Context: one part of a larger RNA
RNA sequence: GGACGAACGCUGGCGGCGUGGAUAAGGCAUGCAAGCCGAACGAGAAACCGUACUUCGGUACGGCGGAAAGUGGCGAACGGGUGAGUAACGCGUGGGUAAUUUACCUCUGAGAUGGGGACAACAACUCGAAAGGGUUGCUAAUACCAAAUACGAUUGAGUUUACUUCGGUGAAUUUAAUGAAAGGUGGCUUCGGCUGCCGCUCGGAGAUGAGCCCGCGUCCUAUUAGCUUGUUGGUGUGGUAAAGGCGCACCAAGGCUACGAUGGGUAGCUGGUCUGAGAGGAUGGUCAGCCACAUUGGGACUGAGACACUGCCCAAACUCCUACGGGAGGCUGCAGUCGAGAAUAUUUCGCAAUGGGGGAAACCCUGACGAUGCGACGCCGCGUGAGGGAUGAAGGCCUUCGGGUCGUAAACCUCUGUGUUACGGGAUGAAUUGGCCGUUGGUGAUAACUCAGCGGUUUUGACGUUACCGUAGUAGAAAGCCCCGGCUAACUACGUGCCAGCAGCUGCGGUAAGACGUAGGGGGCAAGCGUUGUCC
Numbered sequence: 001g002g003a004c005g006a007a008c009g010c011u012g013g014c015g016g017c018g019u020g021g022a023u024a025a026g027g028c029a030u031g032c033a034a035g036c037c038g039a040a041c042g043a044g045a046a047a048c049c050g051u052a053c054u055u056c057g058g059u060a061c062g063g064c065g066g067a068a069a070g071u072g073g074c075g076a077a078c079g080g081g082u083g084a085g086u087a088a089c090g091c092g093u094g095g096g097u098a099a100u101u102u103a104c105c106u107c108u109g110a111g112a113u114g115g116g117g118a119c120a121a122c123a124a125c126u127c128g129a130a131a132g133g134g135u136u137g138c139u140a141a142u143a144c145c146a147a148a149u150a151c152g153a154u155u156g157a158g159u160u161u162a163c164u165u166c167g168g169u170g171a172a173u174u175u176a177a178u179g180a181a182a183g184g185u186g187g188c189u190u191c192g193g194c195u196g197c198c199g200c201u202c203g204g205a206g207a208u209g210a211g212c213c214c215g216c217g218u219c220c221u222a223u224u225a226g227c228u229u230g231u232u233g234g235u236g237u238g239g240u241a242a243a244g245g246c247g248c249a250c251c252a253a254g255g256c257u258a259c260g261a262u263g264g265g266u267a268g269c270u271g272g273u274c275u276g277a278g279a280g281g282a283u284g285g286u287c288a289g290c291c292a293c294a295u296u297g298g299g300a301c302u303g304a305g306a307c308a309c310u311g312c313c314c315a316a317a318c319u320c321c322u323a324c325g326g327g328a329g330g331c332u333g334c335a336g337u338c339g340a341g342a343a344u345a346u347u348u349c350g351c352a353a354u355g356g357g358g359g360a361a362a363c364c365c366u367g368a369c370g371a372u373g374c375g376a377c378g379c380c381g382c383g384u385g386a387g388g389g390a391u392g393a394a395g396g397c398c399u400u401c402g403g404g405u406c407g408u409a410a411a412c413c414u415c416u417g418u419g420u421u422a423c424g425g426g427a428u429g430a431a432u433u434g435g436c437c438g439u440u441g442g443u444g445a446u447a448a449c450u451c452a453g454c455g456g457u458u459u460u461g462a463c464g465u466u467a468c469c470g471u472a473g474u475a476g477a478a479a480g481c482c483c484c485g486g487c488u489a490a491c492u493a494c495g496u497g498c499c500a501g502c503a504g505c506u507g508c509g510g511u512a513a514g515a516c517g518u519a520g521g522g523g524g525c526a527a528g529c530g531u532u533g534u535c536c
Base pairs, nucleotide, nucleotide: 001536002535003534004533006532007531008530009529010528013382014381015380016379017378018377019375020374026338027337028336030335031334032333035074036073037072040071041070048063049062050061051060052059053058081293082292083291090218091217092216093215094214095213096212097211100210101209105206106205107204108203109202110201111200113147115145116144122137123136124135125134126133127132153178154177155176156175157174158173159172160171161170162169163168183198184197185196186195187194188193219265220264221263226256227255228254231253232252233251234250235249236248237247238246268290269289270288271287272283273282274281275280295316296315297314298313299312318329319328320327321326348371349370350369354368355366356365357364358363385415386414387413388412395406396405397404398403421472422471423470424469425468429463434458435457436456437455438454439453440452441451442450480525481524482523483522484521485506486505487504491520492519493518494517495516501508502507
C1' cells in the first nucleotide's frame, strides 16, 4: 500500500447492486417448510331441493352435493441447511468397468387370455387417562394370488464363428427348464364390434443419474521408529446390481516402513478469492461442483434409488404430558426466542416469473424461488447549490499595534431544480396453460373423437402509491472525521510544569512545549473518517 462475512469510537442525506450467526454441530415456545391424483377403488358427512309423516322440536326416503378419513399409485432419496467428523480414492485430475445398476423420459420389437380369495374403510362389541389398540361381521380396485400364453429374456447342455489382456467376451444356431400383464376415460355403432388417448407386461437401444477400481497430486510433527493376525496371499463357499478378506472355513506366512509406516495434532476438498511484476504466500464466507452429517450411538425395512433432516426400531442424555400403568418430541429448513459473544437481519408478501412434485387437464402444493423490511457491512453513483459580489463589513485569532488572517468566505443581487415534498400520468418483467374459432399434419374408415403444430380471440403482476415522465413551490431537508516534531502533507497563541497527559517507531512533558490540553489557522479524506484485529 492492498484486502475483509469484520467489530469499536465520533458522525450520518439519497439511490443501485451485493452482502449479513465466523462464537455454542448449545437449548428451543409458536407458525409455516411435501404433497398430489375421484380419469385406479369402495363408501359418502354438512349445506341445499323435493316427497311423506310429525308430539311442530324434527324424522324417514329420493335428488344434488362433495368434506373428513380409508385402500391404491407417484412423489417424499430432489429441493433447502450446516461443516461436527474425515489426512481418506474424501477431494482434484486423467483413466478403467470384458466386474455393474438406472424409476420417470425418448426410439423400437412382442404382448395384455380366462379365473380366485382377502384386507382397510364401514358396522357392532370392547380395553386404555391418553397415545393407541383388540374381537366379530360386510366390501371394491390399476391392491394381492395361483393358472394360460412366451417374440425377446435368464439358466443348463451342445454346435459354428470373430476378438482376446488367454482369465474370458461378443455374434449365430439346436435343445430343455424358469418366468408376465390392468385397467381407466373419450368417439362411432347395425350393440356384434371398430377406434383415439393415458396407463400395464416381457425385451432391445439411447439419454440421464449412480456404484466400484486404478495412476498422479493433496497440512504440521521423529521430543512419534517400528506397525499389522482378517493382518498379506491362496483354494472353496456365501453375499452384493457388481470385482474384492466384503464375510466365513481351511492352507501358507506373509504385508507396510527413513521415498517417513504407525502414532499425535490440525483441517471438509475444489473451481476460485486476497496479495504480489511474477515466482510464490495466505485463504476456501457468498456463488458453483463433490463429500459428510441431521440431539448422541447402533440397526435394518420399504423402494429404481436411503441404511432416509421434518420415515421406522433399539439404547442414551435432555424437555414435556400423565389417572404413575404409560406416552410425546428433535429448527445443522424459513422466520423467531433464550444463551454464550466484540458481533451478524422480518415470527413480512406472493406463487405473477424461473424451477420442482402430483394430475389427462383444470388445478393443488412449494419459507426452493421471486420480492419486501432491517444494518454506511461493502462497492459504485449522486447531492449538500451555481454565477456575480471589497466599505476587504461585523466577529474570532495573531500582532513588531502599522497591520495580518479566516476571506469572495458571508451579507446582498441574479439564477438553476439534481434532489426533497405534493399531485397527475405510467412501462418492462406476460411467455403462457386452459376454453372457443380457424387451419396443417398423424392415427383412424376418406368419419367422429383425439394427438402434435400454427394463427386469431379470451385470461393471468407479489413487487407496486414500482422504475420512468410531467406539473407546482422553496436554496429550501442534507458534513463530518482524523491529523499538523521527524518518518509524513499541514503552525501559532494560551494553559500545564517529568504533573496532567501523548505515543506506530524515534521519543515528547522538570516555566518561553510547533510532540500534552484548548483555541485560531492549516493539511488529508469525505457520507464517511479514524482505531483495533487478521492475511499478502
Overview:
This is a predicted structure of a 536-nucleotide part of an RNA (small-subunit ribosomal RNA, 5' domain) from Aiolochroia crassa. The full RNA is in RNAcentral, with records from SILVA. The organism belongs to Aiolochroia, within Eukaryota. Rfam family: Bacterial small subunit ribosomal RNA. Gene Ontology terms of the family: ribosome and structural constituent of ribosome.